[in-house]
Source information
Predicted 3D model of a 331-nucleotide RNA (Bacterial RNase P class A). Of the family's consensus pairs, 96% are formed in the model. The coordinates come from a structure-prediction model, not an experiment, and the mean pLDDT is 75.
RNA sequence: ACAGUUUGUCAGGUGAUCGCUUAUGUUUACAUAAGAGGAAAGUCCGGGCAGUGUAGGGCAAUGACAGUCGCUAACGGCGACCGGGGGCGACCCUAGGGAAAGUGCCACAGAAACGAAACUACCUUGAAAAAGGCAAAGAUGAAACGAGUGAGGUAAGAGCUCACAGCAUUCCACGGUGACGUGGCGUGAAGGUAAACCCUGUCAGCUGCAAGGAGAUUUGCAUUAAGGGCGGCCCGUCCGCAGAUCGAUACCCGCUUGAUCAAGUAGGCAACUACUUGACUAGAUAGAUGAUCACCCACGACAGAACCCGGCUUACCGAUGAACUGUCACU
Numbered sequence: 001a002c003a004g005u006u007u008g009u010c011a012g013g014u015g016a017u018c019g020c021u022u023a024u025g026u027u028u029a030c031a032u033a034a035g036a037g038g039a040a041a042g043u044c045c046g047g048g049c050a051g052u053g054u055a056g057g058g059c060a061a062u063g064a065c066a067g068u069c070g071c072u073a074a075c076g077g078c079g080a081c082c083g084g085g086g087g088c089g090a091c092c093c094u095a096g097g098g099a100a101a102g103u104g105c106c107a108c109a110g111a112a113a114c115g116a117a118a119c120u121a122c123c124u125u126g127a128a129a130a131a132g133g134c135a136a137a138g139a140u141g142a143a144a145c146g147a148g149u150g151a152g153g154u155a156a157g158a159g160c161u162c163a164c165a166g167c168a169u170u171c172c173a174c175g176g177u178g179a180c181g182u183g184g185c186g187u188g189a190a191g192g193u194a195a196a197c198c199c200u201g202u203c204a205g206c207u208g209c210a211a212g213g214a215g216a217u218u219u220g221c222a223u224u225a226a227g228g229g230c231g232g233c234c235c236g237u238c239c240g241c242a243g244a245u246c247g248a249u250a251c252c253c254g255c256u257u258g259a260u261c262a263a264g265u266a267g268g269c270a271a272c273u274a275c276u277u278g279a280c281u282a283g284a285u286a287g288a289u290g291a292u293c294a295c296c297c298a299c300g301a302c303a304g305a306a307c308c309c310g311g312c313u314u315a316c317c318g319a320u321g322a323a324c325u326g327u328c329a330c331u
Stems, first nucleotide, its partner, number of pairs: 001327010012296007020035007037302001041313002044311005049208004056235004062204005067081005082096001083094004097199002102197002104193003114146001119138002122133004148164005167188003171184005212253002215246007227239003260279008297300001
């Protein structure tokens, strides 16, 4: 210099004027302060919180997940590592339990797609037709009966037998918390597919802030057994049921101080945790966060809070930082 890998940050700025939401202060109109995001989105997981019935036990169904060790409030999330695959490399991908429990499926081509058979070929008999033997070789296919090479063996052949090599694995030794790795002795021949049903294991009661915070009076029915209660059944548990009128009907609370944010120190490879100091940073309920003008530049993408938090996924004009890899050139 070129090509590439990983991971961060920012997301137009400044000023003026006019508006909007909230809070505070004087006061009834002003002043001051604050006012969207990295994804506020999809609502796909997990949790807080609230209600349901103290949500507690069992079964079934349904759904999600699936190497090991850790992190976390929790998770189907995250980190590190192991195994497998890709790349010269930095690094990336992984839908990673079970196919000797059972069932199903394996298009086309091909003789044959898991039951074993046998199209060509080979061998024997036979004049031929054909019959028998064989499964090494050919042809088809994503995959061909399922362990390669050599020798023996045979009519021709074949793990049929033997030697060596490979694969899988019980057991043993060593290393590792573990998945697993390395080595040794022995044994074995099970085609693939579980992102097909299924089996095994783990987890999940249901409903969501329009949750919920409030009920009072009265009428009818039922009377101790039935019935009901926020998915099904059993146990346990709780409760009388239905209607009308009034109240309330968007005021107030929930509502934003929180597993919060920032900096520092310490521990850990990391995810993350502990401590110290500091900060308060939207809270509406038809729903504010805007408009105009001026200047500057890199000319501005995706996109707008509605109970909150941790993740995942998806969208995104561009600008820029850091670490690392390969090739070439020069010193």